[in-house]
RNA sequence: UUCUUAUCCAGAAAGGUGGAGGGACAGGCCCUGUGAAACCUUAGCAACCGUCACACCCCGGUGUGAGUCAGGUGCUAAUUCCUGCCAAUCCGAUUUAUUCGGAAGGGAAAGAUGAGAU
Numbered sequence: 001u002u003c004u005u006a007u008c009c010a011g012a013a014a015g016g017u018g019g020a021g022g023g024a025c026a027g028g029c030c031c032u033g034u035g036a037a038a039c040c041u042u043a044g045c046a047a048c049c050g051u052c053a054c055a056c057c058c059c060g061g062u063g064u065g066a067g068u069c070a071g072g073u074g075c076u077a078a079u080u081c082c083u084g085c086c087a088a089u090c091c092g093a094u095u096u097a098u099u100c101g102g103a104a105g106g107g108a109a110a111g112a113u114g115a116g117a118u
Stems, first nucleotide, its partner, number of pairs: 002117007013042005021031003025084004043076003048072002050069001051066007080110001085107002089103005
């Protein structure tokens, strides 16, 4: 880099350096000199992997539980901030159109993170 697979309506911030951007992309809407990104320190969240306990079994795995297990990652504004593609429901407006506006849901795509493979 690419592929497979699981999850994404919950949760969790202070300080230092820095000095203008950031929220993946586009549009919207937000955050930001009452200090953005990035880096560092400390703290925290969570339970993917791992660890531990128990059960089952084809003996290599499967299942259940544990955070008073933080070892490997991850994360700590807004649902992945919302929408985007497909199908479809309801409401309103009107110039009655393959029109415009609004609302609540479904499935995908894309993205993020873990695990495995490459």
The prediction has a mean pLDDT of 81.
This is a predicted structure of a 118-nucleotide RNA (SAM riboswitch aptamer (S box leader)) from a Balneolaceae bacterium.
It matches the Rfam family "SAM riboswitch aptamer (S box leader)". About the family: The SAM riboswitch is found upstream of a number of genes which code for proteins involved in methionine or cysteine biosynthesis in Gram-positive bacteria.
Of the family's consensus pairs, 94% are formed in the model.